[in-house]
């Protein structure tokens, strides 16, 4: 960072699968992307299985419980956004 040239990746939905769940793989598919390659280090966001508390909603056999409700990240997200790392071309 080009009305360049060889490539490249691949949103969303679908369809198959793991997860509790965010999310991820694979397939089909192209919204787009000059790093939409790697990488959980900073910020930020997302989910909450178990745990831990509640009883104002919902439900239940009702001064208790729970499939409810609050908190919890050692879970996810780099296609949020900075930082590291490693990459193709070479106009202005």
């Nucleotide at each position: 960072g080009a009305c360049a040239a060889a490539g490249g990746c691949a949103a969303a939905a679908c369809c198959g699968g793991c997860g509790a769940a965010a999310g991820c793989c694979g397939g089909u598919g192209a919204c787009g992307c000059a790093a939409a390659g790697c990488u959980a280090c900073g910020a930020g966001g997302c989910u909450a299985c178990c745990g831990c508390g509640c009883c104002g909603c919902u439900g239940g056999g009702u001064u208790c419980c729970a499939c409810g409700c609050g908190c919890c990240a050692u879970g996810c997200c780099a296609g949020u956004c900075g930082g590291g790392c490693c990459g193709c071309c070479g106009a202005a």

Source information: c-di-GMP-I riboswitch aptamer from a soil metagenome, 92 nucleotides, folded computationally. RNAcentral holds the sequence, with entries from MGnify. The prediction has a mean pLDDT of 90.